[in-house]
Order: sequence, then structure tokens, then C1' cells
RNA sequence: UAAAUCGAACGGGGGUGCUCCAUAUUGGGGCUGAGAUCAAACUCCGAUACCUGAUCUAGAUAAUGCUAGCGCAGGGAGCUUCGAGGUAGAAAGAA
Repeated sequence: UAAAUCGAACGGGGGUGCUCCAUAUUGGGGCUGAGAUCAAACUCCGAUACCUGAUCUAGAUAAUGCUAGCGCAGGGAGCUUCGAGGUAGAAAGAA
């Protein structure tokens, strides 16, 4: 004194589907999920957040963007600051 890794601050990005019932435009359940909407929640910030292709393909399901493929695809928000961390490397000193 780089890096990996961890934490914080500030700033920024993102999703909200399927289904059942009812007194039905609202209320209450079921499924997957971190999250299925208003909670100042959840999650992501250099790529497995998320979007597009996609009214895609295969399988499963009560059904679905449920699972997998597509996918080393094309896009996509900080390659910020502070702290912790200790490795490589460098310098100096001693024996």
C1' cells in the first nucleotide's frame, strides 16, 4: 500500500403474475417468489435485479412469466465515497 471479501453513506435501477369465493369495481382465501403494491416494503447497481425476443419451445400444474431451455443472445442503474479487511508487490532497517 493495490485486489478479493464485508459493512455503511449518498445517489440510481426494477417487478407486481396466475387462480377461487363473495354481500362484487371492492373484500377475503389458494399457488410461486425476497417481493404479487403503496410498504417511504422488497430487491438490484456491472451483471443470474430486471426488460426484450415472447401471443416463443419443452415439461409440469387447478392455472400462471411454475420449472427448464432460449442464454457466453440484445439491452440494462455507481466501474461513487468512507470504513473494515488483510494477500500479492514495493521500500527501509536489523541479524

TPP riboswitch aptamer (THI element) from a Bacillota bacterium, 95 nucleotides, folded computationally. Lineage of the source: Bacteria > Bacillati > Bacillota. Rfam family: TPP riboswitch aptamer (THI element). About the family: Vitamin B(1) in its active form thiamin pyrophosphate (TPP) is an essential coenzyme that is synthesised by coupling of pyrimidine and thiazole moieties in bacteria. Gene Ontology term of the family: thiamine pyrophosphate binding.